[in-house]
């Protein structure tokens, strides 16, 4: 100090989250020791038991029980101890808790009208008397607690008298600063207590002090305005009362005040502070332990005593609760220390001691002290120590991973040597804390020290996808689970679980919770508001804030110095003490603040006096849809009347509703009506904004200019407030031509509550009154100052030129309105009349949604407006710009893309492939273009993967081992066959003679094997966009950046082809060319070509390059021409950029992982892949006369051939058979003949002499085998079909179309397929509007799995929180009234005068009444949020 997360990527805004520190903590796992601290944060809930405040015999009387002595005894004397009581002092301290309290509190600083027991100092005094009473005793009542009565008794208890004073009070006098003061005088009042026994302690009065307390004022520190007005003892005065003392503290009377936007009053929450935690600081949060103050003591109220209380361990009353009871009545208060119940995530022992420190009493000894000192429990925190140290393998075993070689665990272990901190046991010694002359130690025989033994007694927790240090394997398979954020998991998970390894910390480690930080994310230091959240719709103006120039004065702010204070502790610095540290002790400084004193006078404020530049006024002019009122005008429109006139008009994309023969539309004339003001008109003008437009008049506001006369800071902004404020809407009354929400009708449409059309009501208009909002926008608050320039323009003034003068023209200055643009700013876009640089003031913002919503309040007739949340939910929401993609956006260009043509498909029959169905099986894959005569260049068996049946299990195939055998061949038996059994023949090859190679059989286990899964794990290969012209890089430049530029632009091209321009210059992969082939020529060679120039074949060359001419053009290039076999890429082929489609293929092959292993492997026989209601694709044959049939006659080229092609000849109608010549091929052969074509004949428009499906019969060929399921031949049979709906395909020249020939695969063939070859041989292209696809530029975008995108709302379902709600329940604070304990004050009566009784005022608790407010709950209702695959 930052990091992760919005996006395809980027910058910004902005939230969420993390890393740090801390804790009175809790939970999980684990746990060796010690020191020092800390330990009910929740129920101020309730409490059993014990203890926590007593003490004094030197204040007093008495009682009990002892001891000693005397005494006959009674008793006496002395003395130790105990007990209750009177009396004194203390129980107001100490200890606990934080409920209440937002000010009677705390804190810091001032102050005057006070009190003070014990303590200190000083002065004076302590004289004389007296009446009682408790205890005790007797009696009575009561269960008890206790009470009552009689008798008698003491005091430092109580009372009286005396005296005293610088005491108190009153009066008078005096002085003065008029507040008071006074050792001036007089009068009145008021003290005391003794004890002890040799000296002290007490007591009384007065004055002073110290410490303590009471009271007053100011400062500071929470939230809420959805709390805006509060207050009647209230504010003040006079008098009285009261108090220790001031005061409405209380009362009577008088006055009507007092507080409040600088937040009164109300509500919520809360003990305050020193400090603590965090932070760089400023701040923020907090107020345990320690210390100061306050408040409380079961809840509420009250007084008494006392120096002090309205009293934690006192009293009285009321209330709730608990306990005792004889039911009549009584007792109690742990928020003291332990402890218990309960609550809770959670917080300890019913310990020891007064040895120390401190406190109460006492003359003292001493007693008491759960304060305190110690110990116990708890890893709760901080700090320290240990769990061993050294050696020990190229490295054991185990574990784990592996590329199978090894790696890691790992010097780790074992093993050897050493040490004993710590632990345990035993032994020995043994503190400080104690202050003294002596005595006194709870902790404690503790800490600590020494001796002995022995590595012995001692390591876990979390994490390992990124942030964030640290990885692999297995299991799981969107399951189980993880997760702080992003996110991980759907069969190869470094993210789940386990293992191994590693990383971090360590007697702890993680998790959870809370606070600060990071967060400049409330911004004082230190943020923003054009578009991200954010400028109020506009102005006027009050409070407030801020304010021009000069001089003078004093000094409130400000600044300087000094003093006091800011408790101690803590923090910081230094030193010291516990072995160290934590911890503790001592000292120092600091403590930004407050108060007081002294000074300074620049600034701010104040006072006083001036000034003119800010502001305003007066004078003279100017422009303008500025506002209001009244009047007038023309065009258009509609209506009414009249004339002319006849069949349509109107309307639309096209129609219809509609109007019209009762005369429309059209046209002419007259009259009436309401609303709006063409042209001028503009980037123009005016106004604060909203807004303002015919003309004229009247009234009226503002602005600007010129000149420089007047006032003299009069100014700016502006919370509340006030006024204005488009349209729509509301109220009352008018008006209503046109337009026109709603509504009706007609269309469109799947629907059309819309767009279009025909009608049409409110409204639009006027008057008066409301409403108060708009994308009220320049999304830009107002005012002022400053900051390069260029151009245009409205209004005013001046100058020049020109003119008789005006207009026009040019220049300067100024007020407004614009377009560019420098600097600067900005996230960028952009701004530049600032969104730049500054000043003053106001308003507003703080993640998205919920929501500008609910509730409350105010306003409004209503509609509604203003103000304005929370629960809950998400990790984003957003701005600007970038690259793509997309658009029923634009521009340009291309392509058999359309168009122009030719021929097809879609209809028929058949062939073939697919889907579907069927089946034991109909194996599998391909399935928009880019599957479907595709894998398959050929399924009868085989192929074969499928089905049925029968078989084999180291296997049909590979390697290794053992044993045997040569291999191999033949025969027989069983079986469908695989296979099984039997018999026979046969003894091989190499060799250095040991053995080796190969084969067969059997056995054994490693292993084989799989067309089993995954093409979404892959390689390789292929399809497609697309033979489209694109895709990129280096350097430079531009941009914060993603990116851009280059590659855009202007031309041109088939082309990112080339040229020109150009912040780009170059380059690469593509294009083109190089390659093959065809067309022409040449050279060489040549068999199989009869011959030879030729033709042909083979090899090698040439030829074409816009080279030449004309023309257009800067050029590239285009148009035309010549020559040439060929002309502008000559035709065809091969060649396929970066990439896209998780495209296809695990069944061509290879391959990871998973899976089967007497089977998912292997063998055999048979079947199936050939099924058949149907649907689709690709084809063949046709429907006929441009034809069919018959006859005749011509002309090719590519290819194939030895398990082959097969000639001649003969046989057969034919398929074919016999036959065997030739040929390993320019020789022979397929192949006699190419077919269409041409010539002649016939058919004559028909289901035919078209068409050939289907079927019957008879044959041929291949092959173990043609039933399922082959091809061919002959004879016979002779379906459908007469040119094909919507739709759709191919083709631009030797092309389409038509015709035949050959080949591969192959025993044969379902080939009409596929791949080649030649023959005959067209038509058309105006052109780019449209369809499809592609390319380039541009534009919009909320898309980026990219339009097959994204995404809105209702409905249905589930869950969640909130609002309303008839009500129901509870709390709080008041008001009025009733009741009124106890107490205090007061009055009256009685009189036993210290008392009793009664009344009055006030009052706790309780009750009644009507309201207020807060909370809980509530059938139901409404909206909101969330939720992989619902609906419209």
């Nucleotide at each position: 100090a930052g990091a992760g997360u919005u996006u395809g990527a980027u910058c910004c805004u902005g939230g969420c989250u993390c890393a740090g520190g801390a804790c009175g903590a809790a939970c999980g796992u684990u746990g060796g020791c010690g020191g020092c601290g800390c330990g009910c944060c929740u129920a101020a809930c309730a409490c059993a038991u014990g203890c926590a405040a007593g003490u004094c015999g030197a204040a007093c009387g008495c009682c009990c029980c002892g001891u000693a002595c005397c005494g006959u005894a009674a008793g006496g004397u002395a003395u130790a101890g105990g007990g209750a009581g009177u009396g004194g002092c203390g129980g107001a301290c100490g200890g606990c808790u934080g409920a209440g309290u937002a000010a009677u509190a705390c804190u810091g600083g001032a102050g005057a009208a006070c009190u003070u027991a014990c303590c200190c100092u000083a002065a004076a005094g302590u004289a004389g008397g007296g009446c009682a009473u408790a205890g005790c005793u007797c009696a009575u009542c009561g269960a008890a607690a206790g009470a009552u009565g009689g008798g008698g008794u003491a005091a430092u208890a109580c009372c009286c008298u005396a005296u005293a004073g610088u005491c108190u009070c009153a009066a008078u006098g005096c002085a003065u600063u008029u507040a008071u003061g006074u050792u001036a005088u007089u009068g009145a009042g008021u003290a005391a207590a003794g004890a002890u026994u040799u000296u002290u302690c007490g007591c009384u009065u007065u004055a002073g002090g110290a410490g303590a307390g009471g009271c007053u004022c100011c400062u500071g520190g929470c939230c809420u305005a959805u709390c805006a007005g509060c207050u009647u003892g209230u504010u003040g005065g006079u008098g009285a009362g009261g108090u220790a003392a001031u005061u409405g503290c209380u009362c009577a009377c008088c006055a009507a005040g007092g507080c409040u936007a600088c937040g009164a009053c109300g509500g919520g929450u809360a003990g305050c502070u020193g400090g603590u935690c965090u932070g760089a600081g400023a701040g923020g949060a907090u107020g345990a332990u320690c210390a100061g103050c306050c408040a409380g003591a079961c809840c509420g109220g009250g007084a008494c005593u006392g120096a002090g209380a309205c009293a934690c361990g006192g009293c009285c009353c009321g209330g709730a609760c608990u306990c005792c009871u004889a039911c009549g009545g009584g007792a109690g208060g742990c928020a003291g220390c332990a402890g218990u119940u309960g609550g809770g995530a959670a917080u300890c022992u019913u310990g020891c001691g007064c040895a120390a420190u401190g406190g109460a009493c006492g003359a003292a000894a001493g007693u008491c002290u759960g304060a305190c000192g110690c110990a116990g429990c708890g890893a709760c925190g901080c700090c320290g120590c240990g769990u061993g140290c050294g050696g020990g393998a190229a490295g054991a075993g185990g574990g784990u991973c592996u590329u199978c070689g090894g790696g890691c665990u790992g010097u780790a272990a074992a093993c050897c040597g050493c040490u004993u901190u710590u632990u345990u046991u035993a032994g020995a010694g043994g503190a400080a804390u104690a202050a003294u002359u002596u005595u006194u130690g709870a902790a404690g025989g503790u800490a600590c020290u020494c001796u002995a033994a022995g590595a012995a007694u001692a390591a876990g927790c979390a994490c390992c996808g990124g942030c964030u240090a640290a990885a692999c394997a297995c299991g799981u398979g969107c399951c189980a689970g993880c997760a702080g954020c992003c996110g991980c998991g759907g069969u190869a998970a470094u993210a789940c679980g386990u293992g191994u390894g590693g990383u971090g910390c360590a007697a702890a480690c993680g998790u959870u919770g809370u606070c600060c930080g990071g967060a400049a994310u409330u911004a004082c230091c230190g943020g923003g508001c054009g578009u991200a959240a954010a400028g109020a719709g506009u102005a006027c103006g009050u409070a407030g804030g801020u304010g021009g120039u000069u001089u003078a004065a004093g000094u409130a702010g400000u600044c300087u110095c000094c003093a006091a204070u800011u408790a101690a502790a803590g923090a910081c610095c230094a030193a010291g003490g516990c072995c160290u540290a934590a911890c503790c002790u001592u000292g120092g400084g600091a403590g930004u603040g407050u108060u007081g004193g002294a000074g300074a006078a620049a600034c701010c404020a104040u006072u006083a006096a001036a000034c003119u530049u800010g502001a305003g006024g007066a004078u003279c002019g100017c422009a303008g849809g500025g506002g209001c009122u009244a009047g007038c005008g023309g065009a258009a429109c509609g209506a009414u009347c009249g004339g002319u006139g006849u069949a349509g008009g109107a309307g639309u994309g096209g129609a219809a509703u509609c109007c019209g023969u009762u005369g429309a539309u059209a046209u002419c004339g007259a009259u009436c009506g309401g609303a709006a003001c063409a042209c001028c008109a503009a980037a123009g003008g005016c106004g604060a904004a909203g807004g303002c437009a015919g003309c004229u008049a009247g009234c009226u506001a503002g602005g600007c200019g010129a000149a420089c006369c007047c006032u003299g800071a009069c100014a700016c902004u502006g919370g509340g407030g006030u006024a204005c404020g488009a349209a729509a809407g509301c109220g009352u009354g008018g008006g209503u031509a046109g337009c026109g929400a709603a509504u009706g009708g007609g269309a469109u449409u799947a629907g059309a509550u819309a767009c279009c059309c025909c009608a049409g009501u409110a409204g639009u208009c006027c008057a008066c009154g409301c409403c108060g909002u708009a994308a009220a926008c320049u999304a830009u608050g107002u005012a002022g100052a400053c900051u390069c320039g260029a151009g245009c323009u409205u209004g005013g003034g001046g100058a020049g030129a020109a003119u008789c003068g005006a207009c026009c023209c040019u220049c300067c200055u100024u007020u407004g309105g614009c377009u560019c643009a420098a600097a600067g700013c900005a996230a960028a876009c952009g701004c530049g009349u600032a969104a730049g640089u500054c000043u003053a003031c106001c308003g507003c913002c703080u993640g998205g949604g919920g929501a500008g919503u609910a509730c409350g309040a105010g306003c409004g007739c209503a509609a509604g407006c203003u103000u304005a949340a929370a629960a809950c939910u998400c990790a984003a929401a957003g701005g600007a710009a970038u690259u793509g993609g997309c658009g029923g956006g634009g521009a340009g260009a291309c392509g058999c893309a359309c168009a122009a043509g030719c021929g097809g498909u879609g209809g028929a029959g058949c062939g073939u492939g697919u889907g579907g169905u069927u089946u034991a099986a109909u194996u599998c894959g391909a399935u928009a273009c880019u599957a479907a005569g595709c894998g398959a260049a050929g399924a009868a068996c085989c192929u074969c993967a499928c089905c049925c049946a029968c078989u084999c299990u180291u296997g049909a195939c590979a390697u290794c081992c053992u044993a045997g055998g040569a291999a191999u061949c033949c025969u027989c038996u069983g079986g469908a066959g695989a296979c099984a059994g039997a018999g026979g023949a046969g003894u091989g090859c190499c060799g250095c003679a040991a053995g080796g190679a190969g084969c067969c059989u059997a056995g054994u286990g490693a292993c084989a094997g799989g067309u089993g899964a995954u093409g979404c794990a892959c390689g390789g290969u292929c399809g497609u966009c697309g033979u489209c012209a694109g895709c990129u890089c280096g350097u430079g430049c531009c941009g914060u950046g993603a990116g851009g530029u280059g590659u855009u632009c202007g031309g041109u091209c088939a082309a990112g082809u080339c040229c020109g321009u150009u912040a780009a210059c170059g380059a690469g992969c593509g294009c083109a060319a190089c390659c093959c082939u065809u067309a022409c020529c040449c050279u060489u060679a040549g068999u199989u070509g009869u011959a030879u120039u030729c033709u042909c074949u083979a090899a090698g060359g040439g030829g074409a390059c816009u080279g030449c001419c004309c023309u257009g053009g800067u050029a590239a290039c285009g148009g035309g021409g010549a020559g040439g076999a060929a002309g502008g890429u000559a035709g065809g082929g091969a060649u396929g950029a970066c990439g896209u489609c998780a495209g296809a293929u695990c069944a061509g092959c290879g391959u990871g992982u998973c899976u089967c292993u007497u089977a998912c492997g292997a063998g055999u026989g048979g079947g199936g892949c050939g099924a058949c209601a149907c649907a689709c694709g690709c084809g063949c044959u046709a429907c006929a006369a441009u034809g069919g049939c018959c006859a005749g006659u011509a002309c090719a080229g590519u290819g194939g051939g030895c398990a082959g092609c097969c000639a001649a000849a003969c046989c057969g109608u034919g398929a074919g058979g016999u036959g065997g010549a030739g040929c390993u091929a320019a020789u022979c052969u397929c192949a006699u003949c190419a077919a269409a074509a041409c010539u002649g004949g016939u058919c004559c428009a028909a289901g035919u002499u078209c068409g050939g499906a289907u079927u019957g019969a008879a044959g041929g060929c291949u092959g173990a085998a043609a039933c399922u399921c082959g091809c061919c031949u002959u004879c016979a049979u002779g379906a459908a079909g007469u040119u094909g709906g919507a739709a759709u395909c191919g083709c631009u020249a030797g092309u389409a179309a038509c015709g035949g020939c050959c080949g591969g695969u192959c025993a044969g063939c379902c080939a009409u397929a596929c791949g080649g070859c030649c023959g005959u041989g067209a038509a058309u292209a105006c052109g780019u509007u449209c369809u499809c696809g592609u390319c380039u530029c541009u534009u919009g975008c909320a898309c980026a799995c990219a339009c097959c995108g994204c995404c809105c709302g209702u409905c249905a379902c589930a869950c969640c929180a909130c609002g309303a709600a008839a009500g129901c329940c509870g709390g709080a604070g008041g008001u009025a009234c009733c009741c009124g304990a106890g107490u205090u004050u007061u009055c009256a009566u009685u009189u036993u005068u210290u008392a009793a009784u009664g009344g009055a005022a006030u009052u706790a608790c309780g009750g009644u009444a009507a309201a207020u407010u807060c909370g809980g709950u509530g059938a139901u209702c409404a909206g909101g949020g969330u939720g992989a695959a619902g609906u419209c």
RNAcentral holds the sequence, with entries from SILVA. A computed fold for a 1432-nucleotide RNA from a metagenome, annotated as small-subunit ribosomal RNA. Its mean pLDDT, the model's own confidence on a scale to 100, is 84.